A computed fold for a 496-nucleotide part of an RNA from Chromochloris zofingiensis, annotated as small-subunit ribosomal RNA, 5' domain. The organism belongs to Chromochloris, within Eukaryota. The gene name in the source record is rrs. It matches the Rfam family "Bacterial small subunit ribosomal RNA". Rfam links the family to the GO terms ribosome and structural constituent of ribosome.

Context: one part of a larger RNA
RNA sequence: GAACGAAAGCUGGCGGUAGGCUUAACACAUGCAAGUCGUACGAGGUCGUUGCCAACUUUGUUGGCAAAGACUGCAGUGGCGGACGGGUGCGUAACGCGUAAGAACUUACCUUUUGGAGGGGGAUAACAGCUGGAAACGGCUGCUAAUACCGCAUAAUGCUGAGAAGCUAAAGGUUAAUAGCCACCAAAAGAGAGGCUUGCGUCUGAUUAGCUAGUUGGUGGGGUAAUGGCCUACCAAGGCAACGAUCAGUAGCUGGUCUGAGAGGAUGAUCAGCCACACUGGGACUGAGACACGGCCCAGACUCCUACGGGAGGCAGCAGUGAGGAAUUUUCCGCAAUGGGCGAAAGCCUGACGGAGCCAUACCGCGUGAAGGAAGAAGCGCCGUGGCGUGUAAACUUCUUUUCUCAAAGAAGAAUCAAUGACGGUAUUUGAGGAAUAAGCACCGGCUAACUCUGUGCCAGCAGCCGCGGUAAUACAGGGGGUGCAAGCUUUGUUC
Numbered sequence: 001g002a003a004c005g006a007a008a009g010c011u012g013g014c015g016g017u018a019g020g021c022u023u024a025a026c027a028c029a030u031g032c033a034a035g036u037c038g039u040a041c042g043a044g045g046u047c048g049u050u051g052c053c054a055a056c057u058u059u060g061u062u063g064g065c066a067a068a069g070a071c072u073g074c075a076g077u078g079g080c081g082g083a084c085g086g087g088u089g090c091g092u093a094a095c096g097c098g099u100a101a102g103a104a105c106u107u108a109c110c111u112u113u114u115g116g117a118g119g120g121g122g123a124u125a126a127c128a129g130c131u132g133g134a135a136a137c138g139g140c141u142g143c144u145a146a147u148a149c150c151g152c153a154u155a156a157u158g159c160u161g162a163g164a165a166g167c168u169a170a171a172g173g174u175u176a177a178u179a180g181c182c183a184c185c186a187a188a189a190g191a192g193a194g195g196c197u198u199g200c201g202u203c204u205g206a207u208u209a210g211c212u213a214g215u216u217g218g219u220g221g222g223g224u225a226a227u228g229g230c231c232u233a234c235c236a237a238g239g240c241a242a243c244g245a246u247c248a249g250u251a252g253c254u255g256g257u258c259u260g261a262g263a264g265g266a267u268g269a270u271c272a273g274c275c276a277c278a279c280u281g282g283g284a285c286u287g288a289g290a291c292a293c294g295g296c297c298c299a300g301a302c303u304c305c306u307a308c309g310g311g312a313g314g315c316a317g318c319a320g321u322g323a324g325g326a327a328u329u330u331u332c333c334g335c336a337a338u339g340g341g342c343g344a345a346a347g348c349c350u351g352a353c354g355g356a357g358c359c360a361u362a363c364c365g366c367g368u369g370a371a372g373g374a375a376g377a378a379g380c381g382c383c384g385u386g387g388c389g390u391g392u393a394a395a396c397u398u399c400u401u402u403u404c405u406c407a408a409a410g411a412a413g414a415a416u417c418a419a420u421g422a423c424g425g426u427a428u429u430u431g432a433g434g435a436a437u438a439a440g441c442a443c444c445g446g447c448u449a450a451c452u453c454u455g456u457g458c459c460a461g462c463a464g465c466c467g468c469g470g471u472a473a474u475a476c477a478g479g480g481g482g483u484g485c486a487a488g489c490u491u492u493g494u495u496c
Base pairs, nucleotide, nucleotide: 001496002495003494004493006492007491008490009489010488013366014365015364016363017362018361019359020358021324026322027321028320030319031318032317035080036079037078040077041076044072045071046070047069049067050066051065052064053063054062055061056060087277088276089275096202097201098200099199100198101197102196105194106193107192110190111189112188113187114186115185116184118152120150121149127142128141129140130139131138132137158167159166160165172182173181174180203249204248205247210240211239212238215237216236217235218234219233220232221231222230252274253273254272255271256267257266258265259264279300280299281298282297283296302313303312304311305310330356332355333354334353338352339350340349341348342347369399370398371397372396379390380389381388382387404433405432406431407430408429409428413423440485441484442483443482444481445466446465447464451480452479453478454477455476461468462467
């Protein structure tokens, strides 16, 4: 000198753009953050049509029952999605990441292609009845549906196999309809996504020198989507290490960021890619995909409820609270846009996201007036009493209105005929008013731009280094003056 996710002191007019718990991966009240589909299904509710029965104010009213229908939708069965999106950086020195290759793999939804979807069955939730429990939640009996479940048929190009041969599927919905559309099954290919292996690179310590028995390799078997000591039995005795193994410490990695002429050094906030984690530890289930943040089970700590028998919970999602800390925001608005999930669609959900609020936290821009105005008012300071400085500065005259206040008009962002905007009556434009609403902070001994007076008297104090202060202090404190930067200035911390 530059930089910062900064903090502190003094001060503070506006706008734009960005950023905002770096500390306790500490504990969390409350609300919201993942649902959706009635064009898969059965009950339920409402409406109303037809038929039958009954009563009667007797040719139409009321009530009941049954059947096809329309609408709705708490809960339930079923499907898809809750593996994305969002958060954090504990762990990890590792094929974790980066880069370059590779072979023994998987892939729901999407695209393309070729075929197929025949005929049956038994249940079960919801529901009803009974019943246990304080609750959470159940138990028994009975009824019922499906795109839920299970046989049979069909069977290759698929799978197994040396071959012979064997094995393997499906579901319907909507509709007046056998149109059409959407779903379903098998196989092949694609796209995108993921799993695995390898070369090279990836911090410090030798005051850590030896480490290793599933250890290194082989064979058989198991396991996986797949290779492999991944696991297991047997066999062999290997494997790594001074080119630093092992151990210990520290740490998420990268694109990047800061600095620097560069080489380097430092760093990894925001944004993007990858990884890891979800109260702590372990485990599997379901599924195309998880060993799953707002799923399950077990153990532990903590908190809460309890009728003491037993139960409930997990903000490192968005807000917010306490604590810690030098220090970091609203319990806001909206799904209008972009994107995501579900749905045939209408649509629903979305603290992703779009916005607003707070904070000079940073960067950028603008303003706090402009021109004229005295050999120069007053005040203040200095002084040799003649004067000098503040100083064209003020007053005063003329002008302007960026800003400010008020009023009027008023968007783009909306795609898609129409309708649809949270932001927002915002941005912007026009008019009116009036210099009106707006300047501080640090420094002035040398380094280092900027000097005098008074007070103090090695005191009080200053200080980045050298050093000032003991009676004439340009170094302390105050006044005047000056210098620098400016809605900031200075200090502290950290990096180069």